[in-house]
SAM riboswitch aptamer (S box leader) from uncultured Polaribacter sp., 99 nucleotides, folded computationally. Rfam family: SAM riboswitch aptamer (S box leader). Its family is annotated with regulation of gene expression in the Gene Ontology. Model confidence (mean pLDDT): 83 of 100. Lineage of the source: Bacteria > Bacteroidota > Flavobacteriia > Flavobacteriales > Polaribacter.
Parts: sequence; structure tokens; C1' cells
RNA sequence: UUAUCAAGAAAGGUUGAGGGAUUAGACCCAGGGAAACCUUAGCAACCCUUUACCUAUAAAGAAGGUGCUAAAUUCUACUGCUAGAAAACAGAGAGAUAA
Repeated sequence: UUAUCAAGAAAGGUUGAGGGAUUAGACCCAGGGAAACCUUAGCAACCCUUUACCUAUAAAGAAGGUGCUAAAUUCUACUGCUAGAAAACAGAGAGAUAA
């Protein structure tokens, strides 16, 4: 810089109190075991492989490089919409992942 982010997918071991990115609020998860690390398994299909076709795109695949496996990126914050407020919707910003 570009693309995606309401889908999908968990068991065991070590350990032991926090965690959900940061700030604030809300709401959740957690000694019936949080976070972290390890093992195994799985999900997805960005890179990748094959075929059609070749500008693009589509279909199939999963050996390898990543990623992920509570809740929409948990929700809100800023702007638009509104007489104003709330809700809803759209967008921005921030963030995550890949190339």
C1' cells in the first nucleotide's frame, strides 16, 4: 500500500489469577482453572497446488509458509442521518491477519 474482518473450528499436559489490544464506560469469561508455554487435533483458504481459461475469473485440493479455534474486531467513544436525545443504519478512526 491492497484485501478481508456478523461464517467456521478444542482436547490433553505444565502452571496458578487474571483475561477480553490500548484509555474510559458497559457487558462478559475465569480455582468446575484466566493468561502464558508445550503436545495433539481441527477450522479457514491469504500465499500455495491442479484444472478450465488465460486480462480477469471460476472450480477442486490441503503437502508446505502464516493465521485462527467464547461472545461482530464483545459493544460504545468521532462524523453523517435527527428539532434534540436514544435506537437503527452508513462511514471515519483505531486494531488484527495476509500478501